[in-house]
RNA sequence: GGGCUCAUAGUCUAGCGGCUAUGACGUCUCCCUUACACGGAGAAGGUCGCCAGUUCGAAUCUGGCUGGGCCCA
Numbered sequence: 001g002g003g004c005u006c007a008u009a010g011u012c013u014a015g016c017g018g019c020u021a022u023g024a025c026g027u028c029u030c031c032c033u034u035a036c037a038c039g040g041a042g043a044a045g046g047u048c049g050c051c052a053g054u055u056c057g058a059a060u061c062u063g064g065c066u067g068g069g070c071c072c073a
C1' cells in the first nucleotide's frame, strides 16, 4: 500500500428498512432476613464509533473517515 471483517448501556449480546432499540450480568430502590447472601418486585442507564448520501422512514442500505482483528505484498 491492497483485501476481508468487526464497532449497539459499565460488560456481553439480539435486532427481515417501520410503535418509545432486545435480553443477561452489573448498579440503585423496595419486599423478604435479627443481619448478609439467595429469592421476589421495580427503576435508572444508549445521541446504535464519526460525517455525509439513498428513502416517506436508516442501528439496518451506500460512500468516506477513525479505531480493533485477520490475510496478502
Base pairs, nucleotide, nucleotide: 001072002071003070004069005068006067007066010025011024012023018056027043028042029041030040031039049065050064051063052062053061